[in-house]
About this RNA
A computed fold for a 75-nucleotide RNA from a bacterium, annotated as transfer RNA. Its Rfam family is "tRNA". Gene Ontology term of the family: triplet codon-amino acid adaptor activity. Rfam describes the family as follows. Transfer RNA (tRNA) molecules are approximately 80 nucleotides in length. The sequence was found in a public genome assembly.
RNA sequence: GGCCUGUUCGUCUAGUGGUUAGGACAGUAGGUUUUCAACCUACCAACAGGAGUUCAAUUCUCCUACAGGCUGCCA
Numbered sequence: 001g002g003c004c005u006g007u008u009c010g011u012c013u014a015g016u017g018g019u020u021a022g023g024a025c026a027g028u029a030g031g032u033u034u035u036c037a038a039c040c041u042a043c044c045a046a047c048a049g050g051a052g053u054u055c056a057a058u059u060c061u062c063c064u065a066c067a068g069g070c071u072g073c074c075a
Base pairs, nucleotide, nucleotide: 001071002070003069004068005067006066007065010025011024012023013022018055027043028042029041030040031039048064049063050062051061052060
């Protein structure tokens, strides 16, 4: 240099061209409890960036960035 794969809440992860983007843990608030733990309820918070296609893109295409893998040239 070339090719391939991946990037989603703080963390781990699900998901599909039309959703309020789901779940678990964590966090916050409350309930319960003499206290703690446990348990219950609610809340919080995410599609790496840009462009294109489309009525509609997190999803499809391209570019960029980052991460990983395979492989070449020169010396």